Context: one part of a larger RNA
């Protein structure tokens, strides 16, 4: 270099967007850089190889040939690649006409229950465990009526449901916004795919300011439990859970399965759209597109996957090469730190 491989053995970056670069439908012409054939040049010699000769063989020596993988010039070839100029629409896109949605922002607003306060009625108990206790309470708790404060978070619908890249989304009502799907049609004319640096998103936890704080609770306090309990239980309670701005950038960030095309036999259920038909809400049959189950061929070391592949294929990213030491050291970059990336070695087995 080239051969293997990433669902669970070691390996798909969390997640898109993309500039470079790789790859790229369909035709016509033209051109010759790739690339095909031939021709000449040269590719020293020796050596290696083949066929002879010589020394009794051989080693050696010594003729001729062949080979020199490769350059160069050169005369053609035009399939296929690339340039170059014109088409064409199937790829991708744009316009119209519907449709479904916790897709994203940003204001305003609703009702249920929890906590605290005011008041009324009322009295000895509450509250808690497996069972206590610590804890509220005769300064009136609990419970129960009226109000009033605040803050969180949205029962029922709800779904094996739906949108979103992916993290993620869920009371309502306005306002902006971003995708997707469908149906005829028009319309541009390869504008595509992927993408190393890079850029932006990125659950919780956690930094910084500055609010806010009902409940819920790391620490932390106290009462059980125990042989002891820095704990499971229980009564309490800070940060923090909430906003707002700016960081951190991590995950069993999982489908443990990159993306994009294309091909390849069935059932079955559900969500959005369309055609038709019909006993016209309910049903039937059919096309598109999403989301599940269950299995056929074929993979697969089994398990198990199976048109939403891990099946045949193709293009292009990442990534793996025994355990351990170890996601550490050491440099570098990032970050206010917490730490994050990038990353090894001795040594041992």
């Nucleotide at each position: 270099c080239u051969g293997g491989g990433c669902g669970u053995a070691a390996a798909g970056c969390g997640u898109g967007c993309g500039c470079a670069g790789g790859c790229g439908g369909u035709u016509u012409u033209g051109u010759a850089a790739g690339c095909c054939a031939g021709a000449u040049g040269u590719g020293a010699a020796a050596u290696c190889c083949c066929c002879g000769g010589g020394c009794u063989c051989a080693a050696c020596c010594u003729g001729g040939g062949a080979a020199u993988g490769g350059c160069a010039u050169u005369u053609g070839g035009g399939a296929c690649u690339g340039c170059a100029a014109g088409g064409c629409u199937g790829g991708a896109g744009u316009g119209u006409g519907g449709c479904a949605g916790a897709g994203g922002g940003g204001a305003c607003u609703a009702g249920a229950a929890u906590u605290c306060c005011u008041g009324g009625u009322g009295u000895a108990g509450c509250a808690g465990u497996g069972a206590a206790a610590u804890g509220c309470g005769u300064a009136g708790a609990u419970a129960u009526c009226a109000g009033g404060a605040g803050g969180a978070a949205u029962a029922c619908c709800g779904a094996u449901g739906g949108c979103g890249a992916a993290a993620g989304c869920a009371g309502g009502u306005c306002c902006c916004u971003g995708g997707g799907c469908u149906a005829a049609c028009a319309c541009u004319g390869a504008c595509g795919c992927u993408c190393a640096u890079g850029c932006a998103c990125g659950a919780a936890a956690g930094c910084g300011u500055g609010g806010g704080g009902a409940g819920c609770a790391a620490a932390c306090a106290g009462g059980a439990u125990u042989a002891g309990a820095u704990a499971c239980c229980c009564u309490g309670g800070u940060a923090g859970u909430c906003c707002a701005c700016g960081c951190c950038c991590u995950a069993a960030a999982c489908g443990a399965u990159g993306a994009c095309a294309a091909c390849u036999g069935g059932a079955u259920g559900u969500c959005g759209g369309g055609a038709g038909g019909g006993u016209u809400u309910g049903c039937c049959u059919u096309c598109c597109g999403g989301u599940g189950u269950c299995g056929u061929a074929g993979c697969u070391a089994a398990c198990g996957c199976g048109u939403u592949a891990a099946g045949u294929u193709g293009u292009c990213c990442g990534c793996c090469u025994g355990g351990g030491a170890a996601g550490u050291a050491c440099g570098g970059c990032c970050g206010c730190a917490a730490g994050g990336u990038u990353g090894a070695a001795a040594c041992u087995c």
This is a predicted structure of a 349-nucleotide part of an RNA (small-subunit ribosomal RNA, central domain) from an uncultured bacterium.